[in-house]
Source information: Predicted 3D model of a 325-nucleotide RNA (Bacterial RNase P class A) from a Flavobacteriaceae bacterium. The RNAcentral record of the sequence draws on ENA. Its mean pLDDT, the model's own confidence on a scale to 100, is 77. Rfam family: Bacterial RNase P class A. The family's RNA type in Rfam is ribozyme. Gene Ontology terms of the family: tRNA processing, dimeric ribonuclease P complex and ribonuclease P activity. The gene name in the source record is rnpB.
RNA sequence: AACGCAAACUGACUUAUCGCUGCCCCGAUGUUAAACUCGGGGUGGAGGAAAGUCCGGACACCACAGAGCAGCAUAGCGGGUAACACCCGUCGUUCGCCAUCCGGCGAAAAGGACAAGUGCAACAGAAAGGAUGUACAGGUAAUGCUGUAGUGAAAUCAGGUAAACUCUAUGCGGUGCAAUGCCACGUAAACCAGUGCUUGAGGGUUGCUCGCCCGAUGCUGGAGGGUAGGCAGAUAGACCCCAACAGUAAUGUUGGGGCCAGAUAAAUGAUAAGUAGCCGCCAAACGGCGGAAGACAGAAUCCGGCUUACAGGUUUGCUUUCACA
Numbered sequence: 001a002a003c004g005c006a007a008a009c010u011g012a013c014u015u016a017u018c019g020c021u022g023c024c025c026c027g028a029u030g031u032u033a034a035a036c037u038c039g040g041g042g043u044g045g046a047g048g049a050a051a052g053u054c055c056g057g058a059c060a061c062c063a064c065a066g067a068g069c070a071g072c073a074u075a076g077c078g079g080g081u082a083a084c085a086c087c088c089g090u091c092g093u094u095c096g097c098c099a100u101c102c103g104g105c106g107a108a109a110a111g112g113a114c115a116a117g118u119g120c121a122a123c124a125g126a127a128a129g130g131a132u133g134u135a136c137a138g139g140u141a142a143u144g145c146u147g148u149a150g151u152g153a154a155a156u157c158a159g160g161u162a163a164a165c166u167c168u169a170u171g172c173g174g175u176g177c178a179a180u181g182c183c184a185c186g187u188a189a190a191c192c193a194g195u196g197c198u199u200g201a202g203g204g205u206u207g208c209u210c211g212c213c214c215g216a217u218g219c220u221g222g223a224g225g226g227u228a229g230g231c232a233g234a235u236a237g238a239c240c241c242c243a244a245c246a247g248u249a250a251u252g253u254u255g256g257g258g259c260c261a262g263a264u265a266a267a268u269g270a271u272a273a274g275u276a277g278c279c280g281c282c283a284a285a286c287g288g289c290g291g292a293a294g295a296c297a298g299a300a301u302c303c304g305g306c307u308u309a310c311a312g313g314u315u316u317g318c319u320u321u322c323a324c325a
Stems, first nucleotide, its partner, number of pairs: 001321002004318007012275007020045009047296001051307002054305005059176004066210004071172005076090005091111001093108006112167002117165002119161002134149005180232004191222005202214004239258008278291005
């Protein structure tokens, strides 16, 4: 220097034209007043992952959340946090490199318990867990009773193994914004059959059992009728930016400043020109000329994480190759 890999950051900007959408203002229409509708102006309008929906929470409802069983999760120690399976620090373990005495650097992770029970164990070996005890030697009334050999990491040793069942400790109630509350409109509280009415059919509540709650204009089936709309939840928040301080760090505290999508079948777009960045050439140059690419993806109640995808660019580290010293 080139190619490649990994991590972190970034994921463009300006103008014009034509469009979409939230809010505000003005005008027209309309009205008791509005809303709706139309026109004009102003202003805001996707992401680092909005994704997967894998963990943790907020919030809502179900006994302000109950009991038992089952089930799930986590696992050195300490800290952070609203919380976590996340993050930070640290000890030990294993692996790699250097040093080859001490030790240093980097990486990984599946770090409670096998002295409760059950299971499993390649090759070698007679035998790998109910010892169906091999060979040689010794011993006994008898018996692997004793020694040696041999295989193996391990041969009765408190053996190995828990990302085997299991045990221990700790934690976890369930359902998810299609939660939930409200408004408007419409209807058949009719008809037929069955069943039940406090000695209770049926329903709600967590997988099961209980408990709790509702329950007669009931419940199940048949045939049929009606509706297909709107508001709140819902976008000001564990929010964003900057600074100081505390702390090894994760993070926290204080001060100052800021307001930043809210659609509902779902807006956030398209085209053109230019710029920045990148590449090549020229060159003294921050300059000139030319060229190519623009990915992954797309809010849907909201946050914190994890994981996965990603063109181009920047930085750092590393492998390999080449060149020079």